[in-house]
Context: one part of a larger RNA
RNA sequence: GCCAGAGAGUUUAUUCUGUUGGCGACGGUUAAUUUCUAUGAAAGAAGCCAGAGGGAAACCAACAAGUCCGCAGCCGUAAGGUCAGGGACGACGUACUACCAGUGCGUGGAGUCAGCAGGAUAAGACCCGAAGCCUGGCGAUCUAUGCGUGGGCAGGUUGAAGCGUGCCGAAAGGUGCGUGGAGGACCGCAAGCGGUUUUGAUAUGCAAAUCAUUCGCGUGACCUGCGUAUAGGAGUGAAAGAUUAAUCGAGCCGGGCAUCAGCUGGUUCCUCUCGAAACAUGCCGUAGCAUGACCUGGCCUGAGAUAGACAGUGAGGUAGAGCACUGAUUGGGGAAGCUGGGGGCGAAAGUCCUCACUCUCCUGUCAAACUCCAAAUUCCCUGUCAUCGUAGACGAUUGGAAGUCCGCAUUACGGGGUAAGCUUGUAAUGCGUAAGGGAGACAACCCAGACCGUGGUUAAUGUCCCUCAGUGCAGGCUCAGUGUAAACACUGAAAGUAGUCCUGGGUCAAAGACAACUGGGAGGUGAGCUUAGAAGCAGCUACCCUUUAAAAAGUGCGUAACAGCUUACCAGUCAAGAUUCAGGGCGCUGAAAAUGGACGGGGCUUAAGCCUGCCACAGAUACCACGGACCAUACAAUAGUAUGAUGGCGUAGAGAGGCGUCCUGCAUGGGCGGAAGCAGGGUUGCAAGAUCCUGUGGACCGUGUAGGAAUGAAAAUUCUGGC
Numbered sequence: 001g002c003c004a005g006a007g008a009g010u011u012u013a014u015u016c017u018g019u020u021g022g023c024g025a026c027g028g029u030u031a032a033u034u035u036c037u038a039u040g041a042a043a044g045a046a047g048c049c050a051g052a053g054g055g056a057a058a059c060c061a062a063c064a065a066g067u068c069c070g071c072a073g074c075c076g077u078a079a080g081g082u083c084a085g086g087g088a089c090g091a092c093g094u095a096c097u098a099c100c101a102g103u104g105c106g107u108g109g110a111g112u113c114a115g116c117a118g119g120a121u122a123a124g125a126c127c128c129g130a131a132g133c134c135u136g137g138c139g140a141u142c143u144a145u146g147c148g149u150g151g152g153c154a155g156g157u158u159g160a161a162g163c164g165u166g167c168c169g170a171a172a173g174g175u176g177c178g179u180g181g182a183g184g185a186c187c188g189c190a191a192g193c194g195g196u197u198u199u200g201a202u203a204u205g206c207a208a209a210u211c212a213u214u215c216g217c218g219u220g221a222c223c224u225g226c227g228u229a230u231a232g233g234a235g236u237g238a239a240a241g242a243u244u245a246a247u248c249g250a251g252c253c254g255g256g257c258a259u260c261a262g263c264u265g266g267u268u269c270c271u272c273u274c275g276a277a278a279c280a281u282g283c284c285g286u287a288g289c290a291u292g293a294c295c296u297g298g299c300c301u302g303a304g305a306u307a308g309a310c311a312g313u314g315a316g317g318u319a320g321a322g323c324a325c326u327g328a329u330u331g332g333g334g335a336a337g338c339u340g341g342g343g344g345c346g347a348a349a350g351u352c353c354u355c356a357c358u359c360u361c362c363u364g365u366c367a368a369a370c371u372c373c374a375a376a377u378u379c380c381c382u383g384u385c386a387u388c389g390u391a392g393a394c395g396a397u398u399g400g401a402a403g404u405c406c407g408c409a410u411u412a413c414g415g416g417g418u419a420a421g422c423u424u425g426u427a428a429u430g431c432g433u434a435a436g437g438g439a440g441a442c443a444a445c446c447c448a449g450a451c452c453g454u455g456g457u458u459a460a461u462g463u464c465c466c467u468c469a470g471u472g473c474a475g476g477c478u479c480a481g482u483g484u485a486a487a488c489a490c491u492g493a494a495a496g497u498a499g500u501c502c503u504g505g506g507u508c509a510a511a512g513a514c515a516a517c518u519g520g521g522a523g524g525u526g527a528g529c530u531u532a533g534a535a536g537c538a539g540c541u542a543c544c545c546u547u548u549a550a551a552a553a554g555u556g557c558g559u560a561a562c563a564g565c566u567u568a569c570c571a572g573u574c575a576a577g578a579u580u581c582a583g584g585g586c587g588c589u590g591a592a593a594a595u596g597g598a599c600g601g602g603g604c605u606u607a608a609g610c611c612u613g614c615c616a617c618a619g620a621u622a623c624c625a626c627g628g629a630c631c632a633u634a635c636a637a638u639a640g641u642a643u644g645a646u647g648g649c650g651u652a653g654a655g656a657g658g659c660g661u662c663c664u665g666c667a668u669g670g671g672c673g674g675a676a677g678c679a680g681g682g683u684u685g686c687a688a689g690a691u692c693c694u695g696u697g698g699a700c701c702g703u704g705u706a707g708g709a710a711u712g713a714a715a716a717u718u719c720u721g722g723c
Stems, first nucleotide, its partner, number of pairs: 001723006011123013027049003033043004053060002063090001066089004073082003091107006126266002129263001133256006144230009153220001155187003158183001162179007192217003198212001200211002232248001234244003269658006279292005294403001296400001300395001304388003308385005314379002320373001321371002326367003331362005337357001339356007407431010436447003451628007461618003464602003470615001472614006483604002495589003499586010516573005522546003527541003552567001556565002630647001631644005659712001661709010677696008
């Protein structure tokens, strides 16, 4: 892991509510206990609840019916009448008060006992799960330390003190040789003890600490046998929180103990109806609770209600806009005061310039906490229509019982932030709890809310092939594979663009434009100055006049300076548009990521791209038709019929009805002519399931009804067994 079996809201007591039944204000009921013909019946009145309340208390103490409205029901042909329950008054009790008034609570008889169901409380309280705390014992055969008594340390090296003796010395003493054999001395894979390195091997190992290699100690604070002592907040510790039997920042075993857990996990059959919340307030509260909002079942009441349309009377200060106020703010002009600062002149007085402040005019702007203005949407009410409503709306009340208190996204508008799949608000919608079609795949985007089946029509989105449907029609644009991408999750900006198309202006042009070609492009004059020179063309000044169709005191090359070439300007040839500005469409540059790669892919160019219009077709659980099952409502009814345009998704959760297992009472059956169980198959029910046949099996098993439960498994790192 798989299979089989086991495995989780139970029981008792008290209490609340609902419901069913008994009795019922001369109320209901017994408890312990006792008796008998005994899972039952009888007795037993102590007690409990109700029958009167109000007040802290002293204490006082209430409608058996006065008035009106009025639903269902009943009566009536109808108008309407009557009217249980219900509502509104009035009256009464009591407390507050000296009194009145007013207010609170209560008053015109319904309870109680039992069964069942759903909650609450106390208990293990739906099940499993801590780390732990306390208590009583057991451990020092491991290990720590002490004590007692034993054992062990190959071989080699070094050569302390002391002693003997030679020499030196007056002596103290020094020194040599010999002897001697000290040392937490040296070497040492002998033994023994340790455990440095490869951070080697091993890693379901040989081994819950080993193997190999290398390494440290090896006469000592040495190693070691046996015996013995010390223990759980305690021992022992050359001290590492080490160690105390593979357990230690408090051992192990039993008990308190099913500890407590606001935390994690799990919680077992079916169908039907409805269906949330992730918000508010409080809490040592933010992983949790309580109350409210929101969900659900039942009851009551009794007539209007409302997501729509139009019209009307009103409300308002947002978007936008504006600068009239409050503030902010660009540039310029004007004026006054010296009120302040700076600078110039002056010996000073003073005067001039300038900046700021104040006022004013023109000009250009800004504002959530500015407004001279001011929408669209919106809201209240009224009228008409529409829709819903006596098949009970709107609503109120009461009761039961939840779940929820981590939300998230999109769109619009705000606060914070450079920004974010950011954070924090408001509103709507969606996901959550929503399947289906589309968006390649894709909780929230687009379409659309799935009872089942069959057939058709459409939505979003699409129609060259993959791939269902147009290689559709008409007109444009694009040459960049731009693109083939609704948005998001496709990065594409400022800036630039004789790419190309469109729109609107200006100027020139048949008295000939623009471009090109041919010709002219002169004279005074080499203007004057400067300069070695300066002649159109180094530089400075001026820039006139004449002849002309036109021609600069010269546009650019060029020369040392001239020369030379060229331009402006004019004519001719040619011949019809030329040039410039502004705006728009689609493109282009700007343009960046790591193996080769992404429009989903193939591929596509008068598209299969982009823009505009049109007609077809495809396409969903949407819509329609038919059939079926269910739900709600009516007809008294579970049978049947009708209606449901505006019944059908569903997590948490509420409610309703069923299936099955085991046992018991009553009734009634089957079985050796083959029960249960097991295996395979048929039929049937929406389902849980039911039933039949065949085989196997070899002795018990059903059905109806009523009751009772240790009553249903796929999950819990579930438990046991098997494989």